[in-house]
RNA sequence: CGAGGUGUAGCGCAGCCCGGUAGCGCACCUGCUUUGGGAGCAGGGGGCCCCAGGUUCGAAUCCUGGUACCUCGACCA
Numbered sequence: 001c002g003a004g005g006u007g008u009a010g011c012g013c014a015g016c017c018c019g020g021u022a023g024c025g026c027a028c029c030u031g032c033u034u035u036g037g038g039a040g041c042a043g044g045g046g047g048c049c050c051c052a053g054g055u056u057c058g059a060a061u062c063c064u065g066g067u068a069c070c071u072c073g074a075c076c077a
Stems, first nucleotide, its partner, number of pairs: 001073007010026004020057001028044006050066005
């Protein structure tokens, strides 16, 4: 430098194809059970969906540019 992939809650991920109220597991908080820890049960909180712009009545989803990381290739040594 070129190609491809990934970026969504603290962590790991789904949802994107085919636009219509943002979800799952773990973790966290509260209550109950337990002498307590652990564990179980019930309930609850937490999101500029990487950034900017465009299309649209409406964008996590489609389009354009940028950015970070990963893989492969090229180049240099």